């Protein structure tokens, strides 16, 4: 160079929360803030979770099953990429 491991140095991201905003919700965005993370960088390809506007039904009503075209990469996997390089 490349792999495995992850000391170190340089550094990176940022959970729960709180405020403000967008969504029917899950949730996602900025500010704060740190739980943690060697990929907790990207991607929704496969699973699994989560949510039900819409649709499809039941109901006299209240509601009330199914239903992702929605969401989750910090649920796992795969793919694509990258910092450092003591041992």
């Nucleotide at each position: 160079u490349u792999c495995a491991u992850u000391a170190a140095c340089g550094g990176g991201c940022a959970a729960a929360c709180u405020c403000c905003g967008g969504g029917a919700a899950a949730u996602c965005g900025g500010a704060g803030g740190a739980c943690g993370c060697a990929a907790a960088g990207c991607u929704g390809u496969g699973g699994g979770c989560c949510u039900a506007c819409u649709g499809c039904g039941g109901g006299a009503g209240a509601c009330u099953g199914c239903u992702a075209c929605g969401g989750u990469u910090g649920c796992c996997a795969g793919g694509c990429u990258g910092c450092u390089g003591a041992u």